A computed fold for a 502-nucleotide part of an RNA from an uncultured bacterium, annotated as small-subunit ribosomal RNA, 5' domain.
[in-house]
Context: one part of a larger RNA
């Protein structure tokens, strides 16, 4: 000087910010990722036409309801548990790599076929759901046609910092597509782009030597496997290497930075809110889908734990937003809206969004404002001290007068609205922010300290006791040091105390 604080006294408003540091404990309950009818077959509420024998039939619209598909769910949020690591930071490299959606630019978008869920039937369960038989579409799924590109080989030109790497051309192999329609939106295959990624490597940044030797996939090779890709990543063989006092190895603590306190600085210390990266998501491991996870609100497996159960079997994951329960010295509402900005999806309108916007709730921090302002001297009572004359509190109050900020009450009242939507309209915040009025000094001060260090003194009680205390060190009958009082300093919506760091 700080500070995600706490504790103790005391508390008036307002702006901004902030708010489980501990048990990565366990969780009731509600929300926290859907969305698309312009892919598709179903259901059809409602409406409007047309016939009707008045029962109703027909043709449009189509809400809605689940499916089947596509796209999203891998982002955004949430912890710091692990982690001394290419985990981070930072500067390179990839002639060893992947990128959905987007952007620019070329070419194509042809012939067909077979299912299958809803749906109906029938069947098993207490449920959780499951089986069978029947029917139908599709931008779903298969098989053919062509096709620059993909492999293999062949010719050929030029280039590189090694392995290599790029055009061009011939053969062969094997590989595409989807539709709806007025447009518009799609859909396949190539080139380049942007943007994410992934892999390497150089330096960097904790303590411990009471941790001195550690190492068998170990160190390298060569063949083969895997992968998007290099590699001992994995395998056989094959050789005996490889690290270390410039601290291996091991053990102990930790997420890294950006920054953040502090200091003149150079250092020390930290790593809460913002922002970047990284790991995890009861607790192991393990793969599937995918462009993109080994996937918080997916899946299987085992494990603890909790719940349902008709006892056969089933369900479940707040380190998401609130909220309980527990630990704690401690740390907020089971709010309000998607209006704004972001994002999913969709042509769009729109759906959804505990991201966020906003408000509650705590002096928890910083800021700012107010609790009046001027006169006022028979220095009033009362309080405290006295040498009994006074002296202090003190212009302080009373008393006069002015003024009204903030607060309280009427009234008026927004910007944030670009946009969307024929149009009407469309602000959670909020009748807030402001703005004008009304009333009256009205409602709004505490705390800590006063022996020295340190600014700031009397009295009484109390007698090594009660007690004080940061260091010295105060109390045993006159205590400026302990208690309480007047009285003074200090600082103010605060002041102290403890911690902790410099």
């Nucleotide at each position: 000087g700080a500070c995600g604080a706490a504790c103790g006294c005391u508390g008036g408003c307002g702006g901004c910010g902030u708010g489980c540091u501990u048990a990565a404990c366990a969780c009731a309950u509600g929300c926290a990722a859907g969305u698309c009818g312009a892919a598709c077959g179903g259901u059809g509420a409602u409406c409007c036409g047309c016939c009707u024998u008045c029962g109703g039939g027909u043709g449009g619209u189509g809400a809605u309801c689940a499916g089947u598909g596509g796209c999203g769910a891998a982002c955004g949020g949430g912890u710091g548990a692990g982690u001394a690591a290419c985990a981070c930071g930072u500067g390179a490299g990839c002639a060893a790599c992947c990128u959905g959606c987007c952007c620019c630019u070329g070419g194509c978008u042809u012939c067909g076929g077979g299912a299958u869920a809803a749906c109906u039937c029938c069947g098993g369960g207490a449920a959780a759901c499951c089986g069978g038989g029947g029917c139908u579409a599709a931008u779903a799924c298969c098989g053919g046609a062509u096709a620059u590109g993909a492999c293999a080989u062949c010719c050929u030109c030029g280039c590189g910092c090694a392995u290599g790497g790029g055009g061009g051309g011939g053969u062969g192999u094997g590989g595409a597509a989807a539709g709806u329609u007025u447009u518009u939106c799609g859909g396949c295959u190539g080139g380049g782009g942007a943007u994410g990624g992934g892999c390497u490597c150089g330096c960097g940044g904790c303590c411990u030597a009471u941790c001195a030797g550690c190492u068998u996939g170990u160190u390298g090779g060569u063949g083969g496997g895997g992968u998007g890709a290099u590699g001992g990543c994995c395998u056989a063989c094959c050789a005996a290497g490889g690290c270390g006092a410039c601290g291996a190895c091991g053990g102990g603590u930790a997420g890294c930075c950006g920054g953040c306190c502090u200091g003149a600085g150079a250092g020390g210390g930290c790593g809460a809110u913002c922002g970047g990266c990284c790991a995890c998501a009861c607790u192991g491991g393990g793969a599937c889908u995918g462009a993109g996870a080994c996937a918080c609100g997916g899946c299987c497996c085992a494990g603890a734990c909790u719940c349902c159960u008709a006892c056969g079997g089933g369900a479940g994951g707040c380190a998401g937003c609130a909220g309980u329960g527990g630990g704690g010295a401690a740390u907020a509402u089971u709010g309000c809206g998607c209006a704004a900005u972001g994002g999913g999806c969709g042509g769009a309108a729109g759906c959804c969004u505990g991201a966020c916007g906003c408000a509650g709730c705590g002096a928890c921090g910083c800021c700012g404002c107010g609790u009046g302002g001027g006169g006022g001297a028979u220095g009033a009572c009362g309080g405290c001290c006295u040498u009994c004359g006074g002296g202090u509190u003190g212009u302080a109050a009373a008393c006069c007068u002015c003024u009204u900020u903030c607060a309280g009450c009427c009234c008026c009242g927004a910007a944030g609205a670009a946009g969307c939507g024929u149009g009407a309209g469309u602000g959670a915040c909020g009748g807030u922010a402001g703005g004008g009025g009304c009333a009256g000094a009205a409602g709004a001060a505490g705390c800590a300290c006063c022996g020295g260090c340190u600014a700031a003194c009397u009295a009484c009680g109390u007698g090594c006791c009660a007690g004080c205390a940061g260091c010295c060190g105060c109390g045993g009958u006159a205590a400026u040091a302990c208690g309480u009082a007047g009285g003074g300093u200090g600082c103010g919506a605060g002041c102290g105390u403890u911690g902790u760091c410099c």

RNAcentral holds the full RNA, with entries from ENA, Greengenes and SILVA. The prediction has a mean pLDDT of 85.